A computed fold for a 73-nucleotide RNA from a Candidatus Falkowiibacteriota bacterium, annotated as transfer RNA. The prediction has a mean pLDDT of 82. RNAcentral records the identical sequence in 2 taxa. It matches the Rfam family "tRNA". Its family is annotated with triplet codon-amino acid adaptor activity in the Gene Ontology. Rfam classes the family as a transfer RNA.
RNA sequence: AGCGGGGUAGAGCAGUUGGCAGCUCGCCAGGCCCAUAACCUGGAGGUCAUUGGUUCGAAUCCAAUCCCCGCAA
Numbered sequence: 001a002g003c004g005g006g007g008u009a010g011a012g013c014a015g016u017u018g019g020c021a022g023c024u025c026g027c028c029a030g031g032c033c034c035a036u037a038a039c040c041u042g043g044a045g046g047u048c049a050u051u052g053g054u055u056c057g058a059a060u061c062c063a064a065u066c067c068c069c070g071c072a073a
Stems, first nucleotide, its partner, number of pairs: 002071006010025004019056001027043005049065005
C1' cells in the first nucleotide's frame, strides 16, 4: 500500500429519511446562605479536520487530502 472505526464549544460526547448545531461537566455573572459547598437562573464560547463537488439548502450525500485508534501483513 490494504480493511474497519473516528475527527462537532476548554473536556467527554449526541445529532445520518439533508431543513434552528445540542447535552453533561467545566468557565463567567447573578440569586440563595453568616460563609463555602450544594442547589436555582442567566451568559460567553463552534470556519462541524481541510479543500472541492451535488443541492434551493450539507455536520449529514459524493470525491480527494491530513490526523488519531484498531485489524491484517